[in-house]
RNA sequence: UGAGCCGGCCGGGUGGUCGCGGCCGGGCACGACCCGGUCGAGGAACGUCCGGACUCCACAGGGCAGGGUGCUGGGUAACGCCCAGGCGGGGCGACCCGACGGACAGUGCCACAGAGAACAGACCGCCGAUGGUCGGGCAACCGGCACAGGCAAGGGUGAAACGGUGCGGUAAGAGCGCACCAGCGCCCGGGGGGACCCGGGCGGCUUGGCAAACCCCACCCGGAGCAAGGCCGAGCAGGGGGUAUGGGCGGCCCGUCCGACGCCCCCGGGUAGGCCGCUCGAGCCACCGGGCAACCGGUGGCCCAGAUGGAUGACCACCACCGGCGAGGGGGAGACCCCUCCCCGGGACAGAAUCCGGCGUACAGGCCGGCUCACCUC
RNA sequence: GCCGGGGUAGCUCAGACGGUAGAGCAGCUCACUCGUAAUGAGCAGGUCGUCGGUUCAAGUCCGAUCCCCGGCUCCA
Numbered sequence: 001u002g003a004g005c006c007g008g009c010c011g012g013g014u015g016g017u018c019g020c021g022g023c024c025g026g027g028c029a030c031g032a033c034c035c036g037g038u039c040g041a042g043g044a045a046c047g048u049c050c051g052g053a054c055u056c057c058a059c060a061g062g063g064c065a066g067g068g069u070g071c072u073g074g075g076u077a078a079c080g081c082c083c084a085g086g087c088g089g090g091g092c093g094a095c096c097c098g099a100c101g102g103a104c105a106g107u108g109c110c111a112c113a114g115a116g117a118a119c120a121g122a123c124c125g126c127c128g129a130u131g132g133u134c135g136g137g138c139a140a141c142c143g144g145c146a147c148a149g150g151c152a153a154g155g156g157u158g159a160a161a162c163g164g165u166g167c168g169g170u171a172a173g174a175g176c177g178c179a180c181c182a183g184c185g186c187c188c189g190g191g192g193g194g195a196c197c198c199g200g201g202c203g204g205c206u207u208g209g210c211a212a213a214c215c216c217c218a219c220c221c222g223g224a225g226c227a228a229g230g231c232c233g234a235g236c237a238g239g240g241g242g243u244a245u246g247g248g249c250g251g252c253c254c255g256u257c258c259g260a261c262g263c264c265c266c267c268g269g270g271u272a273g274g275c276c277g278c279u280c281g282a283g284c285c286a287c288c289g290g291g292c293a294a295c296c297g298g299u300g301g302c303c304c305a306g307a308u309g310g311a312u313g314a315c316c317a318c319c320a321c322c323g324g325c326g327a328g329g330g331g332g333a334g335a336c337c338c339c340u341c342c343c344c345g346g347g348a349c350a351g352a353a354u355c356c357g358g359c360g361u362a363c364a365g366g367c368c369g370g371c372u373c374a375c376c377u378c
Numbered sequence: 379g380c381c382g383g384g385g386u387a388g389c390u391c392a393g394a395c396g397g398u399a400g401a402g403c404a405g406c407u408c409a410c411u412c413g414u415a416a417u418g419a420g421c422a423g424g425u426c427g428u429c430g431g432u433u434c435a436a437g438u439c440c441g442a443u444c445c446c447c448g449g450c451u452c453c454a
Stems, first nucleotide, its partner, number of pairs: 001374010012319007020040008042349001046360002049358005054225004061254004066221005071085005086100001087098004101216002106214002108210003123155002125151003130148002132145005163181006182206001184203008229276004238267006246258004269453002283302008321346004326341006379450007388403004397434001405421005427443005
């Protein structure tokens, strides 16, 4: 200098004018009016994909069904999240990715092609030792054929063909035998808290893939959701059906609770109001301590939106940033680079609605830190 | 806001179990008819909303994302 990897952060600033919502104070006795003060969107407020808090259903209990998660250890209120490690895969590397339990518990599937697709099979092919047949020979035997039969080395099909290479062996062959390698299972020794790793021995010579198919194993989950739920006010018009062998616990059984001025369903009617829940919380910032880290503990400081057809905006000026044209100056052999100035244009994704912890997705432009590779110079 | 359902041919819909995607209507060609309709025969038309993953193989299974539709207030 170029290419790249990882982590953290920002996501315009200042002033003026007009405007909006909450709270406090005042005018002014209430307020919907006016004035002043103060606070007023995000890193994702988003998608609503997980997990919790909270509320109601009964206090959330047992079993079945159903759903979810899936290497190990830790963190957490909890998680499908995070951290650290193991194993596998990718990259020269920094580093990145992984739904990563079980296919010798069982069931099922593997289309087409192919001879054969799971304890398989013979189309081409090889052989024909043995038996058969033909010819030769006195005989032992030799030669031919490829009928019985043997084989799975080679060809071919497929995503996948029942270990690979070599030597021996054979009629031809084959883990049939042997050596090495790969893989599986069992045993022993060592390391680690564990997943797992290292070393040695034995075995049969080798017993595919799919569980994001059913399933098995381990662990977790009761249901609904702030339009939950509670209180007040206004207004109207009631009618029908079911209900003790019942109803609630929003799938079923047990269990338990309730007992008709009740409960459930249907039709019809009225209202379109207010308050609580509601925002101080697993909160934010700084420092110290523990831990590799996620995170935890302590001390001090701070208050940081609560709207309800839904507020947080618009314009102007200057500065900063980005893109483009131009002018001047400088460096360099050149490509090109740097500095100053003028003009024009641009500023993303998006927007609270009960509240938190995550994940995922979108995003103009920019800053900081650490690291890797290649080339050049000293 | 909180929940639920669905995207397959021009339209309306099948495809429950992964094996190479169909039906009806519409369209085009031919036959029949003097001509049209009806009828008969044949043909064409598909990124299975989009992007990834699992698998030999995905409309189907899993994840993410885009779009569409529906339900949920209170009183009595």

Model confidence (mean pLDDT): 80 of 100. Predicted 3D model of RNase P RNA and transfer RNA as a complex of 454 nucleotides. It holds a member of the Rfam family "Bacterial RNase P class A". It is annotated as a ribozyme.